[in-house]
Molecule: transfer RNA
Organism: Flavobacteriales bacterium
RNA sequence: GCUAACGUAGCUCAGUUGGUAGAGCACAUCCUUGGUAGGGAUGAGGUCGUCGGUUCGAGUCCGAUCGUCAGCUCCA
Numbered sequence: 001g002c003u004a005a006c007g008u009a010g011c012u013c014a015g016u017u018g019g020u021a022g023a024g025c026a027c028a029u030c031c032u033u034g035g036u037a038g039g040g041a042u043g044a045g046g047u048c049g050u051c052g053g054u055u056c057g058a059g060u061c062c063g064a065u066c067g068u069c070a071g072c073u074c075c076a
């Protein structure tokens, strides 16, 4: 340099027909206990890497760009 995959909550990841953004763990409050652990209930937390385009509507489609990882190639 070329090609492909991935980027979504603090972490690990779903979301595949374009139609209200989710799960588990973690976190907060409460209940349970004499007190922990464990269990239960409720809740908070997201500009979906960034910028733009298409569309009535984009996490999803298109373009550019940044990052991570892998393969190939060139030089040393």
Base pairs, nucleotide, nucleotide: 001072002071003070005068006067007066010025011024012023013022019056027043028042029041030040031039032038049065050064051063052062053061